Overview:
A computed fold for a 346-nucleotide part of an RNA from a Pseudomonadota bacterium, annotated as small-subunit ribosomal RNA, central domain. The full RNA is in RNAcentral, with records from SILVA. The coordinates come from a structure-prediction model, not an experiment, and the mean pLDDT is 87.
Context: one part of a larger RNA
RNA sequence: UUGGGUUUAAAGGGAGCGUAGGUGGACUGAUAAGUCAGUGGUGAAAUCUCUGGGCUUAACCCAGAAAUUGCCAUUGAUACUGUUGGUCUUGAGUACAGUUGCUGUGGGCGGAAUAUGACAUGUAGUGGUGAAAUACAUAGAGAUGUCAUAGAACACCGAUUGCGAAGGCAGCUCACAAAGCUGUAACUGACACUGAGGCUCGAAAGUGCGGGGAUCAAACAGGAUUAGAUACCCUGGUAGUCCGCACCGUAAACGAUGAUUACUCGCUGCUAGGGGGCAACCUUUAGUGGCUUAGCGAAAGCGAUAAGUAAUCCACCUGGGGAGUACGCCGGCAACGGUGAAACUC
Numbered sequence: 001u002u003g004g005g006u007u008u009a010a011a012g013g014g015a016g017c018g019u020a021g022g023u024g025g026a027c028u029g030a031u032a033a034g035u036c037a038g039u040g041g042u043g044a045a046a047u048c049u050c051u052g053g054g055c056u057u058a059a060c061c062c063a064g065a066a067a068u069u070g071c072c073a074u075u076g077a078u079a080c081u082g083u084u085g086g087u088c089u090u091g092a093g094u095a096c097a098g099u100u101g102c103u104g105u106g107g108g109c110g111g112a113a114u115a116u117g118a119c120a121u122g123u124a125g126u127g128g129u130g131a132a133a134u135a136c137a138u139a140g141a142g143a144u145g146u147c148a149u150a151g152a153a154c155a156c157c158g159a160u161u162g163c164g165a166a167g168g169c170a171g172c173u174c175a176c177a178a179a180g181c182u183g184u185a186a187c188u189g190a191c192a193c194u195g196a197g198g199c200u201c202g203a204a205a206g207u208g209c210g211g212g213g214a215u216c217a218a219a220c221a222g223g224a225u226u227a228g229a230u231a232c233c234c235u236g237g238u239a240g241u242c243c244g245c246a247c248c249g250u251a252a253a254c255g256a257u258g259a260u261u262a263c264u265c266g267c268u269g270c271u272a273g274g275g276g277g278c279a280a281c282c283u284u285u286a287g288u289g290g291c292u293u294a295g296c297g298a299a300a301g302c303g304a305u306a307a308g309u310a311a312u313c314c315a316c317c318u319g320g321g322g323a324g325u326a327c328g329c330c331g332g333c334a335a336c337g338g339u340g341a342a343a344c345u346c
Stems, first nucleotide, its partner, number of pairs: 004317003007300002012314001014201004021194003025088007033081002035077008049065006091191001092188003095184006103177007110154001114150008125136002162169002206247006216240001220236004258313006266291011295302002319346003328339004
C1' cells in the first nucleotide's frame, strides 16, 4: 500500500457556518467525453508460460505458439455516468395560520438565607471535633428582637421534564432577537448532502485593565492527628469566585457512539401539536425514555434515537514505553495551545 477498523480493545475532529473538492431526485430530447464492442497499427529481442526438438540426463540450447492485460487510430452501440435543451414535484426552501420552550441579549423588580453595622433585652460562655485545641467572648460574645447596608445565588414547583449546534440554560416581569414543531399545499422548481483549508462559537481554571467583594476558598498562617503529616479534620485567610471590555481555546468538551438519507417485528410511558369521535377511545407528525423480535456484537450489550441493512462525504487508527516529549514552525501578554518525530528499549 491493499485489506480491516473507530461505544468499552489503537481510533469520531468540542460544536457550527461554509470555500474548493467529492456525491446527488423523477420524465424526456440531443451529444457521444467516460463506458462497451469490432477492425487496423504498435507494444524490440532475450526472459516467463505452454508444445515440440538437440547435447547419454539435467542445467543449458533451438524452433513454434501464447503472453505483453497497454497506447494510438478508426467504425459502431447508447443502458448507465458526464455535457447540454425542455418538463415535473416527492428532496430543499418560501408564504400564511396556529403553537411551544430553564433559547439568547439588555433593563426593572422580589423574598429567604448569609455577613457586617447600629440599638435594645440579657449573662457566661460560644464555636468546633472522633476527642480536642487554635479562634471569638466580661472592653459584654453567643442567643433573641428591631432597623440599616452589601454582594452572590434563586428553596419549594422540579421530573425518567423542556430548550439550544455544542459549550450550556432555572426567582418574577418587560422589551428586542432567534429557533423548532404542527397545519394548509398557495409560491420557487433540485435551489440538495458532506465539507480539506478558512471563519465563528466554545465549561472551568488562568491572563490584562477597570470595578466589586457577602459567601466559599487554591496559596499562606495557626491548632490537631501522626513515627513524621509540607495531607485528610478544625480556626482563620489572599488571589479567585461576581460585573464590564479584551485575551486564552482546553476538559471524562461523553451517548467515551461524526453528519445526511433510505429501509427494517412488537409492547409501554412522557413532552408539543394536528385529525376523527357524543364518549370510551382511535389515528397522525416531531421529539424524549423503558423493554424487546430479527439482525449485529469478542462479550457487556445495541436494537426505528441501531452498535441492524445499505449509500454519500469528512475526520481518525495501525504493538507497549520513549511521548503528546524533543526540534522546527504557527498562535498567545504570559500560562500555555496547535502541529508532531527519532534514537533506544520490551